[in-house]
RNA sequence: GACGACAAAGGCAAACCUACUGAAAAGUGGGGACGCAAAGCUAGAGGGGCUACGCAGUGAUUGCACGCCAGCCAGCUGCCGAAU
Numbered sequence: 001g002a003c004g005a006c007a008a009a010g011g012c013a014a015a016c017c018u019a020c021u022g023a024a025a026a027g028u029g030g031g032g033a034c035g036c037a038a039a040g041c042u043a044g045a046g047g048g049g050c051u052a053c054g055c056a057g058u059g060a061u062u063g064c065a066c067g068c069c070a071g072c073c074a075g076c077u078g079c080c081g082a083a084u
Base pairs, nucleotide, nucleotide: 002084003081004080011036012035016031017030018029019028020027021026034071040076041075042074046073047072048069049068050067054064055063056062
């Protein structure tokens, strides 16, 4: 350094409920744990996904991010140390 144990010390918290914010996606606080060895950070620029107040367009279906997701991949940083 790789790697990740029925190890130690700690950490985070999905769904759902609830209050608030938001047009929505979603976010924040409280409750709650499905899980997580990066479930820490980065979305002012790697890919991907979600939403559409607004903008564009149609007869209608629609399209578009500057909004959002880091618990999709990725990048950066990092605690511990059995085995290999």